[in-house]
RNA sequence: GACCACUUAGCUCAGUUGGCUAGAGCGUCACGUUGACAUCGUGAAGGUCGGUGGUUCAAAUCCACCAGUGGUCA
Numbered sequence: 001g002a003c004c005a006c007u008u009a010g011c012u013c014a015g016u017u018g019g020c021u022a023g024a025g026c027g028u029c030a031c032g033u034u035g036a037c038a039u040c041g042u043g044a045a046g047g048u049c050g051g052u053g054g055u056u057c058a059a060a061u062c063c064a065c066c067a068g069u070g071g072u073c074a
Stems, first nucleotide, its partner, number of pairs: 001073007010026004019057001028044005050066005
């Protein structure tokens, strides 16, 4: 330098050819349970879906570029 894959919650990830309010597990916090802890149950907080544009009535999803991570080739 060329090409390929990936980027969604603090962490690991899902999201079936664009469409109702963006989700799960773990973690955190509160409450219940216990003499106390753990376990378990209930609930809550936490996201500009990497960034900027474009297409569309509508974009996490499609397109272009940029950035980052990993890989292949030179």